[in-house]
RNA sequence: UAUCACGGCCGGGCAGUCGCGGGUGCGCCUCUUGUGGGCGCGCCCGAGGAAAGUCCGGGCUCCAUGGGCAAGGCGCCAGGUAACACCUGGGCACGGCUGACGCCGUGACGGACAGUGCCACAGAAAACAGACCGCCCGAUCCUCUGCGAUCGGGUAAGGGUGAAAAGGUGGGGUAAGAGCCCACCGCGCCUACCGGUAACGGUGGCGGCACGGUAAACCCCGCCGGAGCAAGACCAAAUAGGCGGCGAGGAGCUGCCCACUCCGACAAAGACGCCGCGGGUAGGUCGCUAGAGAACGAGGGAGACCUCGUUCCCAGAGAAAUGACUGCGCCGGAAGCGCAAGCUUCCGGAACAGAACCCGGCUUACAGGCCGUGAUGCCAC
Numbered sequence: 001u002a003u004c005a006c007g008g009c010c011g012g013g014c015a016g017u018c019g020c021g022g023g024u025g026c027g028c029c030u031c032u033u034g035u036g037g038g039c040g041c042g043c044c045c046g047a048g049g050a051a052a053g054u055c056c057g058g059g060c061u062c063c064a065u066g067g068g069c070a071a072g073g074c075g076c077c078a079g080g081u082a083a084c085a086c087c088u089g090g091g092c093a094c095g096g097c098u099g100a101c102g103c104c105g106u107g108a109c110g111g112a113c114a115g116u117g118c119c120a121c122a123g124a125a126a127a128c129a130g131a132c133c134g135c136c137c138g139a140u141c142c143u144c145u146g147c148g149a150u151c152g153g154g155u156a157a158g159g160g161u162g163a164a165a166a167g168g169u170g171g172g173g174u175a176a177g178a179g180c181c182c183a184c185c186g187c188g189c190c191u192a193c194c195g196g197u198a199a200c201g202g203u204g205g206c207g208g209c210a211c212g213g214u215a216a217a218c219c220c221c222g223c224c225g226g227a228g229c230a231a232g233a234c235c236a237a238a239u240a241g242g243c244g245g246c247g248a249g250g251a252g253c254u255g256c257c258c259a260c261u262c263c264g265a266c267a268a269a270g271a272c273g274c275c276g277c278g279g280g281u282a283g284g285u286c287g288c289u290a291g292a293g294a295a296c297g298a299g300g301g302a303g304a305c306c307u308c309g310u311u312c313c314c315a316g317a318g319a320a321a322u323g324a325c326u327g328c329g330c331c332g333g334a335a336g337c338g339c340a341a342g343c344u345u346c347c348g349g350a351a352c353a354g355a356a357c358c359c360g361g362c363u364u365a366c367a368g369g370c371c372g373u374g375a376u377g378c379c380a381c
Stems, first nucleotide, its partner, number of pairs: 001377010013328006020046011031034001048352001052363002055361005060228004072224004076090005091109001092107006110220002115218002117214003132159002134155008142146001167185006186209001187207004192203004232286004242277006249263004293312008330349008
């Protein structure tokens, strides 16, 4: 210096014309005369840093609200916040770098002396330990003194297995050994002291050590109501069904008659016709976008964040509008000009992705730019 990988930070162009969606004003047309429908013109507004995944937490709405259980989630401490599994600061543990001080990263980080389970493979043995080899003692045997073979016993120091072998190092001790004893380190306990709001840290005393790991295994302790804008509220057709009232002879049955069938002929019911009422559906209206709001400035705080002031209004529609073209700007390449900075022309590129009740987070995606670390190549010394 170029490329690639990882991590962090920034970032998401401007203008014009036409088109599309929403609102508003004016004019015209139209009907079923209403906050009706349609058309034209003017003005205003019209996606994001992630609108995404729908993973957490809330607002809002409805249901529940007496207690308990089950299921699921969360879990060091303090602060921030409407709240959080988020953020800030701190503690502890682990990992990396460094000679060190220290710095950076990661952590579902309550409990393994309440109980139960599990610990693959390997290994003799995997949890009230364990003799395979080795070491030591004793007895017996002989190819009789080798340190051999067999049997009995001692031993957790050494070897070997494993993710893990029941404290570590050194000394004493012993037949050989062993917290068996001692020193230091580690560990456990303490209603001890000191520092800190606390998590925790330091010191001291006691205990030879008793207590392996695993709770994103069951479990124990503590905390957490459920469903979601298709929430929910209001208006309300046609058809069918429900309820009520009225109709005496009615209906099937179409101008008349007859026959037949059904209901009635006391009342009620049924059927039929008309009228009315109420529930639900289609459909419509609200919820619906002025808010834990945005920008700027000042102040407080170590920080997350908070307070105050000024200014501003920023899609709200329905399975859903936000696009196209041109120019400028940006990035890359080529050619020409210039000592150089740079200039001109041509060609190409611009990602991830799109509101659907609204916020706060987390996570993931991303053209381009900057910084750091590492790898590889090239150039110079």
Model confidence (mean pLDDT): 75 of 100. Predicted 3D model of a 381-nucleotide RNA (Bacterial RNase P class A) from a Pseudomonadota bacterium. Taxonomically the source falls in Pseudomonadota (Bacteria, Pseudomonadati). It is recorded under the gene name rnpB. Its Rfam family is "Bacterial RNase P class A". It is annotated as a ribozyme.